[in-house]
RNA sequence: CGUGACAAGGGCAAACCAGGGGUGACCCUGGGACGCAAAGCUACGAGCCUCGGGCGACCGAGGUAGUCGGGUUGCCGCGG
Numbered sequence: 001c002g003u004g005a006c007a008a009g010g011g012c013a014a015a016c017c018a019g020g021g022g023u024g025a026c027c028c029u030g031g032g033a034c035g036c037a038a039a040g041c042u043a044c045g046a047g048c049c050u051c052g053g054g055c056g057a058c059c060g061a062g063g064u065a066g067u068c069g070g071g072u073u074g075c076c077g078c079g080g
Stems, first nucleotide, its partner, number of pairs: 001079004011036002016031006034066001040072003044069003047064007
């Protein structure tokens, strides 16, 4: 650098449930596992969602990293 998740040791955790926070999208903790080889981190570009404004094009403020791309760091096997 490429490739994989078969081996070893592990990691994360969708829906849903309980408790808490938020007008909301959604978030936190515990349970739970649909999945994941960056499902580690980062709202930079696009998308989607929420709230407010606007007749509207759209504007403002947010959310989502498990929608895609970018940036950045990294465990193990195999090959170079």

Predicted 3D model of an 80-nucleotide RNA (c-di-GMP-I-UAU riboswitch aptamer) from a Candidatus Bipolaricaulota bacterium.
Its Rfam family is "c-di-GMP-I-UAU riboswitch aptamer". Clan: c-di-GMP_I riboswitch clan. Gene Ontology term of the family: cyclic-di-GMP binding. The literature on the family includes a 2017 paper in Proc Natl Acad Sci U S A by Weinberg et al., "Bioinformatic analysis of riboswitch structures uncovers variant classes with altered ligand specificity".
Its mean pLDDT, the model's own confidence on a scale to 100, is 85.
Taxonomically the source falls in Candidatus Bipolaricaulota (Bacteria, Bacteria candidate phyla).